[in-house]
RNA sequence: UAUUGAUAAGGGUAAAAUCAUUGAAAGGUGAUGACGCAAAGCCAGAGGGUCUAAGGUUUAAAAAAACUAUGACAGUUUUAAGCUGGAUAU
Numbered sequence: 001u002a003u004u005g006a007u008a009a010g011g012g013u014a015a016a017a018u019c020a021u022u023g024a025a026a027g028g029u030g031a032u033g034a035c036g037c038a039a040a041g042c043c044a045g046a047g048g049g050u051c052u053a054a055g056g057u058u059u060a061a062a063a064a065a066a067c068u069a070u071g072a073c074a075g076u077u078u079u080a081a082g083c084u085g086g087a088u089a090u
Base pairs, nucleotide, nucleotide: 002090003089012037013036017032018031019030020029021028022027035075041083042082045079046078047077048076049073050072051071055068056067057066058065
């Protein structure tokens, strides 16, 4: 330098749940916690998927209900030989 990419070691990260806080909600943030992850590190340009329905529309005597993202999910997915990193071994 190139290839490989986690058996061990040293590390990283942090699901569910709980508490607090924020939000109309979905969800977010912090603390505890650890299900997992060899990219569960970074970004979201272009698509898709999922969740919620404040506002709006429809229906309705009222109540309820239905539709809808401009809201949210990257530990949802495709895409760019995307970028970066990585033990051991060759």
Record summary
The prediction has a mean pLDDT of 76. The RNA shown here (c-di-GMP-I riboswitch aptamer) has 90 nucleotides and comes from Domibacillus tundrae. It was read from a public genome assembly, where an Rfam model found it.